Record summary: The RNA shown here (SAM riboswitch aptamer (S box leader)) has 104 nucleotides and comes from uncultured Winogradskyella sp. Rfam family: SAM riboswitch aptamer (S box leader). From the family's description: The SAM riboswitch is found upstream of a number of genes which code for proteins involved in methionine or cysteine biosynthesis in Gram-positive bacteria.
[in-house]
RNA sequence: UUAUCAAGAAAGGUGGAGGGAAUAGACCCAGUGAAGCCUUAGCAACCCUUUAGCAAUAAAGAAGGUGCUAAAUUCUACUAAAACAUAAGUUUUUAGAUAGAUAA
Numbered sequence: 001u002u003a004u005c006a007a008g009a010a011a012g013g014u015g016g017a018g019g020g021a022a023u024a025g026a027c028c029c030a031g032u033g034a035a036g037c038c039u040u041a042g043c044a045a046c047c048c049u050u051u052a053g054c055a056a057u058a059a060a061g062a063a064g065g066u067g068c069u070a071a072a073u074u075c076u077a078c079u080a081a082a083a084c085a086u087a088a089g090u091u092u093u094u095a096g097a098u099a100g101a102u103a104a
Base pairs, nucleotide, nucleotide: 001104002103003102004101005100010040011039012038013037014036018029019028020027023077024076025075026074041069042068043067046065047064048061049060050059051058052057073099078096079095080094081093082092083091
């Protein structure tokens, strides 16, 4: 920089109190054992392999490089629009932005 992020997929060992990226709030997971580490298994198909094709691309695959395997990136935060309500406030929905994650 580009693409994707509401789909999918967990057991064992070790460990011993935290974890869900950061800040704030909410909510949730956790001694019926958190994080981390190891093993095995699985998911997906970005890179990759094969086939077709001038190409764009499509179909199939999973040996290898990553990634992932609670909850939408757990939800909200900023902006705009719409709806309801209103004295002010506020609530809900949609779209986008920011931040983040993964891949090349």

Description: Of the family's consensus pairs, 97% are formed in the model. Model confidence (mean pLDDT): 82 of 100. RNAcentral holds the sequence, with entries from MGnify.